Predicted 3D model of a 74-nucleotide RNA (transfer RNA) from Chlamydomonas priscui.

RNA sequence: GGGCUAUUAGCUCAGUUGGUUAGAGCGCCCUGUUGAUAACGGGGAGGUCGGAAGUUCAAAUCUUCCAUAGCCCA
Numbered sequence: 001g002g003g004c005u006a007u008u009a010g011c012u013c014a015g016u017u018g019g020u021u022a023g024a025g026c027g028c029c030c031u032g033u034u035g036a037u038a039a040c041g042g043g044g045a046g047g048u049c050g051g052a053a054g055u056u057c058a059a060a061u062c063u064u065c066c067a068u069a070g071c072c073c074a
Base pairs, nucleotide, nucleotide: 001073002072003071004070005069006068007067010026011025012024013023019057028044029043030042031041032040050066051065052064053063054062
């Protein structure tokens, strides 16, 4: 220098070809239960989907550029 993949909650990840509210598990907070913990049950907070621009009536999803990480080629 060229190519490929990934980036979504604190962590690990899903999100089926663009469509009606952005989700799960773990963790965190409150609570029931217990003598008390753990476990289990109930409830809750937490995200502008890595950044910017574009296409579209509509973008986490498509296109371009940038950033970061990993891999391959030279």
Overview: The coordinates come from a structure-prediction model, not an experiment, and the mean pLDDT is 81.